[in-house]
RNA sequence: GCCCUCUUGGUCUAGCGGAAAGACGGCACCUUGCGGAGGUGCAGACCCGGGGUUCAAAUCCCCGAGAGGGCG
Numbered sequence: 001g002c003c004c005u006c007u008u009g010g011u012c013u014a015g016c017g018g019a020a021a022g023a024c025g026g027c028a029c030c031u032u033g034c035g036g037a038g039g040u041g042c043a044g045a046c047c048c049g050g051g052g053u054u055c056a057a058a059u060c061c062c063c064g065a066g067a068g069g070g071c072g
Base pairs, nucleotide, nucleotide: 001071002070003069004068005067006066007065010024011023012022013021018055026042027041028040029039030038048064049063050062051061052060
């Protein structure tokens, strides 16, 4: 220098054009002699940044940023 992949709550992942789901973690309550385990509920990401396409974009396209890998 060229090519490929990835970037979504605190963490790990799902999502493949109609607008974000799950697990862990957190908080409250129930349960317990107290904890833990278990049960119920709640909060928490407008999706790395910007632009474009579309009635509609986390999702498609372009330019950047970061991370990983391959080639020279």

About this RNA:
A computed fold for a 72-nucleotide RNA from Nanohaloarchaea archaeon QH_8_44_6, annotated as transfer RNA. The RNAcentral record of the sequence draws on ENA. Its Rfam family is "tRNA". It is annotated as a transfer RNA. The coordinates come from a structure-prediction model, not an experiment, and the mean pLDDT is 81.